The RNA shown here (transfer RNA) has 75 nucleotides and comes from an uncultured Methanosarcinales archaeon.
[in-house]
RNA sequence: GCGUCGAUAGUGUAGCGGUUAUCACUAGGCGUUGCCAACGCCUAAACUCGGGUUCGAAUCCCGAUCGACGCACCA
Numbered sequence: 001g002c003g004u005c006g007a008u009a010g011u012g013u014a015g016c017g018g019u020u021a022u023c024a025c026u027a028g029g030c031g032u033u034g035c036c037a038a039c040g041c042c043u044a045a046a047c048u049c050g051g052g053u054u055c056g057a058a059u060c061c062c063g064a065u066c067g068a069c070g071c072a073c074c075a
Stems, first nucleotide, its partner, number of pairs: 001071007010025003018055001026044006048064005
């Protein structure tokens, strides 16, 4: 340099065009308990950036950035 794949709460993760974006961990609150742990309930927090297609985009397309892998180059 070329190609493929990927980027979603603080961390991991689901989503495959249509409600207010899923779940777990995490943090806070409440309940249960003599206390702790565990358990249950509630709350908080996310779509990498720009553009396009569409009535509607996390999702499809183009570009950028970053990451992983493969290939090439390295006289």
It was read from a public genome assembly. Model confidence (mean pLDDT): 82 of 100. Its Rfam family is "tRNA". By type it is a transfer RNA.